Molecule: transfer RNA
Organism: Candidatus Levyibacteriota bacterium
Formats: sequence, C1' cells, structure tokens
RNA sequence: GCGGUGGUAAUUCAGUGGUAGAAUGCUUCCUUGCCAAGGAAGAUGUCGCCGGUUCGAAUCCGGUCCGCCGCU
Repeated sequence: GCGGUGGUAAUUCAGUGGUAGAAUGCUUCCUUGCCAAGGAAGAUGUCGCCGGUUCGAAUCCGGUCCGCCGCU
C1' cells in the first nucleotide's frame, strides 16, 4: 500500500429502513439479627466521526479514524 472484518449502555453483545434492547454491573427499596443469596423498581447511549440517499438511517451509499486478520 491492497483486501477482509469489527466499532451500539460501565462491561460483554443483539438489533439488516419505522419508539435503541438483553445479560452482567450500578442506585433505591423489600426480605435477613448481619452478610451473601433472592425479589421489586430505577438511572445511564451524540449507535466511532463527517457527509449523502430516504417521509424516515444503528441499518443503505461515499469519505475518514481506530482495533484485529490476511496479502504484498
């Protein structure tokens, strides 16, 4: 340099055009003499960044940055 692949919550990941989700973690409460376990409720996202297409984009297209793999 070229190709492939990934970037979404604090973490690990799902979500292939129509309200952004799960698990774990965190906060509050219940339960317990206390801890742990269990139960209930709740908070947290410029969907890597910029632009385009569209009535509507995490999703499609272009550019760009970063990680990983391969080729040279």